[in-house]
């Protein structure tokens, strides 16, 4: 120079004109009715809506069953399945150790990493057997010479996995049978808050895997969800309450004539249907004016000042905590945060001159857009920049 690989930062800029959504000032007007003016006005993910929290409604004596859900140790936090910071474990990359088994250091990745000596299931194909192992072979005995009984996990063969590993001894032939290291389990002893560690000690103890299988343990969870919820309320229809009127019903007058009709006065749910009466039981009436509850439609709040953002010191390896001074930084509700134009930027790309490089021109900016807040995680990303470790190639 020219890549890679991790982590961190920004995520087009500035001006004018016109628009739109919110506030603060004045003026205006019945009225946030109308105008000036100043000032604000989308993210690193606003995204998935996955976890966790606040808020807010209904449940709710206490406990236990069910169901779900987290799962190495400590810590951080308002809580987390989240983050720090450490242990195992495996694993890629170098570099030593041993004769092997086997192990160590360096620097990076990855783990749903509690328990399979509580109990129960499962382990495909192969393979005698996938857990109370004999199919080939070895060895011992019989033996009608085909074989048959027993012993053997040393060797062979099958498999993802086969009953600790190398060795020396032992034995009829093998086996922790016995022994030495190697692994590994349990014990003690030490360290470490803890998961763990470590040991020239002690015990041959040597028990296949599987729990993102049933389960065991140990913690946690009440349900919903801003369309929560609170307030204030129009028209119409309907309850309700009052006042008129009207249906009734009694009484007087007066026409006309066995009944009605017209008028005044009084009361007023009184009455009528079944029924012989009472009880009973059904049914019937309502127009209009006023008031007045409760609910829809709209409004208004919740709702943007909050675990807030930026900063000083000091404690902590770190996440973070504690203090100090500063700042206020969107709040729409069919949904504002646009458009034009002009110049620069970062890209791509034609043409000229060309030695670097330069000049004229064109084209053009990812992933996406709040919608109660906030703490995570996950997923998207053009391009530009910074750190750190590598790779190539050139020159010295």
């Nucleotide at each position: 120079u020219c890549g890679g690989c991790a982590g961190g930062c920004c995520g087009g800029c500035u001006u004018a004109u016109c628009g739109c959504u919110g506030c603060g000032u004045c003026u205006u007007u019945u009225a946030c009715u109308a105008g000036a003016c100043g000032g604000a006005g989308a993210g690193g993910a606003a995204a998935g809506u996955c976890c966790g929290g606040g808020c807010a409604a209904c449940g709710c004596a206490g406990a236990g069953c069910a169901u779900c859900c987290u799962g190495c140790u400590u810590c951080c936090u308002a809580a987390c399945g989240g983050g720090a910071a450490g242990g195992c474990a495996c694993u890629u990359g170098g570099c030593g150790g041993g004769a092997g088994a086997c192990g160590g250091c360096c620097a990076g990745g990855u783990g749903a990493c509690a328990g399979c000596c509580a109990g129960u299931g499962c382990c495909a194909c192969a393979g005698a057997a996938a857990a109370u192992a004999a199919c080939c072979g070895c060895c011992g005995g019989c033996u009608u010479c085909g074989g048959c009984c027993g012993g053997u996990a040393a060797g062979g063969g099958c498999g993802a996995a086969a009953a600790g590993g190398u060795g020396c001894g032992g034995u009829a032939a093998g086996a922790g049978c016995g022994c030495a290291c190697c692994a590994g389990c349990g014990g003690c002893u030490a360290g470490g808050u803890g998961a763990c560690u470590a040991g020239u000690c002690c015990g041959g103890c040597u028990g296949g895997g599987u729990a993102a299988a049933c389960c065991u343990c140990a913690g946690g969870a009440g349900u919903u969800g801003a369309a929560a919820g609170a307030c204030c309320a129009a028209a119409u229809a309907g309850g309700c309450u009052g006042g008129c009127a009207g249906c009734g019903u009694c009484u007087c007058a007066c026409c006309c004539u066995a009944g009605g009709g017209u008028g005044g006065g009084a009361c007023u749910a009184a009455g009528g249907g079944c029924g012989g009466c009472u009880c009973g039981u059904c049914c019937g009436a309502u127009g209009u004016c006023a008031g007045u509850g409760g609910g829809u439609a709209g409004g208004u709040u919740g709702a943007u000042g909050g675990a807030g953002c930026c900063u000083u010191u000091c404690c902590g390896u770190g996440a973070g905590g504690a203090c100090u001074g500063g700042c206020c930084u969107a709040g729409a509700u069919a949904a504002a945060u646009g458009a034009u134009a002009a110049g620069c930027c970062a890209u791509u790309u034609g043409c000229c001159c060309g030695u670097a490089g330069g000049g004229c021109g064109a084209a053009g900016g990812a992933c996406a857009a709040a919608a109660c807040c906030c703490g995570g995680c996950u997923u998207a990303c053009a391009g530009g920049u910074c750190u750190g470790c590598u790779g190539a190639u050139u020159u010295u």
The RNA shown here (Bacterial RNase P class A) has 396 nucleotides and comes from Rufibacter sp. DG15C. Its mean pLDDT, the model's own confidence on a scale to 100, is 75. The sequence is in RNAcentral, with records from ENA and Rfam. Rfam family: Bacterial RNase P class A. Rfam describes the family as follows. Ribonuclease P (RNase P) is a ubiquitous endoribonuclease, found in archaea, bacteria and eukarya as well as chloroplasts and mitochondria. A reference for the family is Frank and Pace (1998), "Ribonuclease P: unity and diversity in a tRNA processing ribozyme", Annu Rev Biochem.